This is a predicted structure of a 73-nucleotide RNA (transfer RNA) from Candidatus Diapherotrites archaeon CG11_big_fil_rev_8_21_14_0_20_37_9.
[in-house]
RNA sequence: GGGCUCGUGGUCUAGCGGUUAGGACACUUCGUUUACACCGAAGAUAUCACAGGUUCGAAUCCUGUCGGGCCCA
Numbered sequence: 001g002g003g004c005u006c007g008u009g010g011u012c013u014a015g016c017g018g019u020u021a022g023g024a025c026a027c028u029u030c031g032u033u034u035a036c037a038c039c040g041a042a043g044a045u046a047u048c049a050c051a052g053g054u055u056c057g058a059a060u061c062c063u064g065u066c067g068g069g070c071c072c073a
Base pairs, nucleotide, nucleotide: 001072002071003070004069005068006067007066010025011024012023013022018056027043028042029041030040031039049065050064051063052062053061
């Protein structure tokens, strides 16, 4: 330098162009307990890597950039 692939809450992960971006773990509060844990209930947390484009509408499609991984040179 070229090709492929990935980037989504604190972590892991799902997500046909159209519902408020879903789930698990973790966290906070409450209940339960003498207390802790388990368990139950509730809650907060994502401008979907960045910038443009297409579209009535983009996490999703297209282009470029950045970062991680693999392969080729």
Rfam family: tRNA. About the family: Transfer RNA (tRNA) molecules are approximately 80 nucleotides in length. NCBI's taxonomy places the organism under Archaea, Nanobdellati, Candidatus Iainarchaeota. The RNAcentral record of the sequence draws on ENA. Model confidence (mean pLDDT): 80 of 100.